[in-house]
Molecule: Bacterial RNase P class A
Organism: Gemmatimonadales bacterium
């Protein structure tokens, strides 16, 4: 120095001028509510709502079926379908990547096309042995090493053997089983028999097995409460209307109770639930790691269809244009809280750090 593999950070900085929302101090006002302060105000993903808690209603002896999800192993966690370490198998020269990774002798389905033949599987072509021939080959048999199909074809190499092959025999390789060793496991092991070898694939097809699961969501749910409608209970003979009396007059009523009061209801509205929490940050300790303990210190939006805005100026970015000075352009990734966390997904200019890796190159 060139490619490159992993993972963390940051996600423009200052300053002015107007403004916005929350809490809060003094001052002014009976009071609505106004000044002038002080103080916090988006994200690493606030996003999708895909998974697992917290809280909250409601439902529930207790077991079972059915459904859904999950599925190497041991760890972490409040809990996972996260995470972290490990095995195993596949990709990378290598750091590293990827994996729904439990069972195919319970049983059941399916294996397209080419193939001679796709599982109690087969013989096209080839080889060998007989017969028999017009000497071109046919017709019986053996064979499954060679050759062709195909994603896959009842192990591989090498010797014996033998008509020509064949695990027919045998070494070693592979695979199966039992046992030994290291491993908490998963598994591994050029350890040791034992067996000539049978047992093709798919389970993101039904399915077996094993674990886990009860619905719904902060428009949850709690309090207070104008108004209507029914209820309840007391009083009660009059109560409404014809512009204010009177006179008339209409309608409702008179124990089958008009109206009146009171409760009770729960509609519009306040309240609350709401942010102090499995919270952040430093250092210290344990742990390969995920994480976990200790101790110090900080408070870090809270809402109501909803505040976090906008503009100059100066510096850094990016973009053009120029050899440079410089000079124009672009506010400048993706996004934007709404009951709270944990974790997965996805989007994301630019820049910055760390470890590693190589059969680029130099030394």
């Nucleotide at each position: 120095u060139c490619g490159g593999u992993g993972g963390g950070g940051u996600g423009g900085a200052c300053g002015g001028u107007c403004g916005c929302g929350g809490c809060u101090g003094c001052c002014c006002u009976c009071g609505c509510g106004g000044g002038c302060g002080g103080u916090c105000g988006a994200g690493g993903a606030a996003a999708g709502u895909c998974c697992g808690a917290g809280c909250u209603c409601c439902g529930g002896a207790g077991g079972g079926c059915a459904g859904a999800c999950u599925g190497c192993c041991a760890g972490g966690u409040a809990a996972c379908g996260c995470c972290u370490g490990g095995g195993c198998g596949c990709c990378g020269c290598a750091a590293g990547g990827c994996g729904a990774c439990g069972g195919a002798c319970a049983g059941g389905g399916c294996c397209a096309c080419a193939g001679a033949a796709a599982u109690c599987a087969g013989a096209c072509c080839g080889c060998c042995c007989g017969c028999g021939u017009u000497c071109g080959c046919g017709c019986g048999g053996g064979u499954a090493a060679g050759g062709g199909u195909g994603a896959a074809a009842c192990g591989g190499u090498g010797g014996g053997g033998u008509a020509a092959g064949a695990g027919c025999c045998c070494a070693c390789c592979g695979c199966a089983c039992g046992c030994c060793u290291g491993g908490c496991a998963a598994c591994a092991g050029c350890g040791c028999g034992u067996g000539g070898c049978a047992c093709g694939g798919u389970a993101a097809c039904c399915c077996c097995c094993a674990g886990u699961c009860g619905g719904a969501g902060c428009a949850a749910g709690g309090c207070c409460a104008a108004a209507u409608a029914g209820g309840c209970g007391g009083c009660g003979a009059g109560g409404u209307c014809c512009g204010g009396c009177c006179c008339g007059g209409a309608c409702c009523g008179u124990c089958u109770g008009a109206g009146c009061c009171g409760c009770g209801g729960g509609u519009a509205g306040g309240c609350u639930g709401c942010u102090a929490g499995a919270g952040g940050a430093a250092c210290c300790g344990g742990g390969u790691g995920a994480c976990c303990g200790g101790c110090u210190c900080c408070c870090c939006a809270g809402a109501g269809a909803g505040a976090u805005g906008a503009c100059c100026g100066u510096c850094g970015g990016c973009c053009c244009g120029g050899u440079a000075a410089c000079g124009g352009g672009c506010g400048c990734a993706c996004a934007g809280a709404a009951c709270u966390c944990g974790g997965c997904u996805u989007a994301c200019a630019g820049c910055c750090c760390c470890a590693c890796c190589g059969c680029u190159c130099u030394u």